[in-house]
Molecule: RNase P RNA; transfer RNA
RNA sequence: CGAGUGGUCCGGCGACCGCUCCCUGCGAUGCCCUCGGGCUCUGGCAGGGGGAGGAAAGUCCGGGCUCCACGGGUCAGGGUGGUUGGUAACGCCAACCGGGCGUGAGCCCAGGGAAAGUGCCACAGAGAACAGACCGCCUACCUCGCCUCGGCGAGCGGCAAGGGUGAAACGGUGCGGUAAGAGCGCACCGCACUCCUGGUGACAGGAGUGGCUCGGUAAACCCCACCCGGAGAAAGAUCGAAUAGGGGAGGGCAGGUGAUGACCCGCACCGUCAACCUCCCGGGUAGAUCGUUCGAGGCCCAGGGCGACCUGGGUCCCAGAGAAAUGGUCGCACCUCCCCUCGGGGAGGCACAGGACCCGGCUUACGGGGCCACUCGCAUC
RNA sequence: UCCCCGAUAGCUCAGUUGGUAGAGCAACCGGCUGUUAACCGGUUUGUCGCAGGUUCGAGUCCUGCUCGGGGAG
Numbered sequence: 001c002g003a004g005u006g007g008u009c010c011g012g013c014g015a016c017c018g019c020u021c022c023c024u025g026c027g028a029u030g031c032c033c034u035c036g037g038g039c040u041c042u043g044g045c046a047g048g049g050g051g052a053g054g055a056a057a058g059u060c061c062g063g064g065c066u067c068c069a070c071g072g073g074u075c076a077g078g079g080u081g082g083u084u085g086g087u088a089a090c091g092c093c094a095a096c097c098g099g100g101c102g103u104g105a106g107c108c109c110a111g112g113g114a115a116a117g118u119g120c121c122a123c124a125g126a127g128a129a130c131a132g133a134c135c136g137c138c139u140a141c142c143u144c145g146c147c148u149c150g151g152c153g154a155g156c157g158g159c160a161a162g163g164g165u166g167a168a169a170c171g172g173u174g175c176g177g178u179a180a181g182a183g184c185g186c187a188c189c190g191c192a193c194u195c196c197u198g199g200u201g202a203c204a205g206g207a208g209u210g211g212c213u214c215g216g217u218a219a220a221c222c223c224c225a226c227c228c229g230g231a232g233a234a235a236g237a238u239c240g241a242a243u244a245g246g247g248g249a250g251g252g253c254a255g256g257u258g259a260u261g262a263c264c265c266g267c268a269c270c271g272u273c274a275a276c277c278u279c280c281c282g283g284g285u286a287g288a289u290c291g292u293u294c295g296a297g298g299c300c301c302a303g304g305g306c307g308a309c310c311u312g313g314g315u316c317c318c319a320g321a322g323a324a325a326u327g328g329u330c331g332c333a334c335c336u337c338c339c340c341u342c343g344g345g346g347a348g349g350c351a352c353a354g355g356a357c358c359c360g361g362c363u364u365a366c367g368g369g370g371c372c373a374c375u376c377g378c379a380u381c
Numbered sequence: 382u383c384c385c386c387g388a389u390a391g392c393u394c395a396g397u398u399g400g401u402a403g404a405g406c407a408a409c410c411g412g413c414u415g416u417u418a419a420c421c422g423g424u425u426u427g428u429c430g431c432a433g434g435u436u437c438g439a440g441u442c443c444u445g446c447u448c449g450g451g452g453a454g
Base pairs, nucleotide, nucleotide: 001377002376003375004374005373006372007371008370009369010368012332013331014330015329016328017327019051020050021049022048023047024046025045026044030039031038032037053352057363058362060361061360062359063358064357065232066231067230068229077228078227079226080225081224082096083095084094085093086092097111098109099108100107101106112223113222117221118220119217120216121215134163135162136159137158138157142155143154144153145152146151171189172188173187174186175185176184190212191210192209193208194207195206196205197204198203236290237289238288239287246281247280248279249278250277251276260274261273262272263271297316298315299314300313301312302311303310304309334349335348336347337346338345339344382453383452384451385450386449387448388447391406392405393404394403400437408424409423410422411421412420430446431445432444433443434442
């Protein structure tokens, strides 16, 4: 200098004009009033202070919080899946193990079980799971024929070494062995089992035994281990009109002609109830307030740990609206392109996106920029 | 705020133990007719919404996105 890997941080600045919330003060045409004054929920004025994000997003996981349900166990259903740790918890994170990729820094992996059982493996191919003679290889043994007695041919047979098919063909390579072959024998590798050593563990290393039997697929059913009660801020709590309706108490009387309905077919009287009137009580609706922003919180320092993270101390208060506030203009800075007198000029751009109970993650979107560590190549010293 | 479903040819839709993706209409070509329509015969259709993964093999199974539709209070 070029190419790359991993991590981390930022994602503008200033002025002016606005928007929203809170605090303080003033306070009216608002309210109270003893007409002197007083009050500030709402409207207003002045001053001060706060005002979106790294993803606030998707709503994909996990938790807090709230209400409901709940004796225990089992089954069903759903989820997770190397090991050890971190955490409030997780499907997240860290370190490590194993496998794969890369020259490398590093990256990727739903990474338990296929020797519990079942299913599936199209096409091609002879044969696709206690497999299989299509092309081939062999003629040692046995039978027959010919015969120049050396053999030749046919049959009965043997063979998974080679070819070919396929994603996959029933351990691989080599030597021996054989008629040809074959774990048939041996060596190494792989596999299985047993033991030893190291490690908390996944696992690694070593020794011996077995000759080898057990293809793939569980993001197919399934088995094993572990986890999971349901609903969600319109959760939920408090206050609470008007109208209608519910419950209770009292009246429904006296005077004078008349004077509501039901129990009761008609009439009269009494009683009860209803209607009606007055008062009281409680539920719920509209509405209001809380929940609601101080929190597994941010920043700094020290200590522990490889690390995720933990412990201790100090310091700070940092949006809380309710159809919902963050916007606009100008200038500067930055990026890209063009011109060019190398210092300027011109044009364009300045992202993704926006809280709505709160946190921890994951995933996705994003103009552009800064920093740190590391790798490879080339050149020079 | 929360939940569910869908995306396959130009259009409307099928597609199950994962194995060469189809139907109807439309379009195009030919025939019939003086001509057109109807009718008859034939043909072309596709990144299976996108990107990864599992598998020998994915429209189908899994994960993450994009777009569209619907529902609850």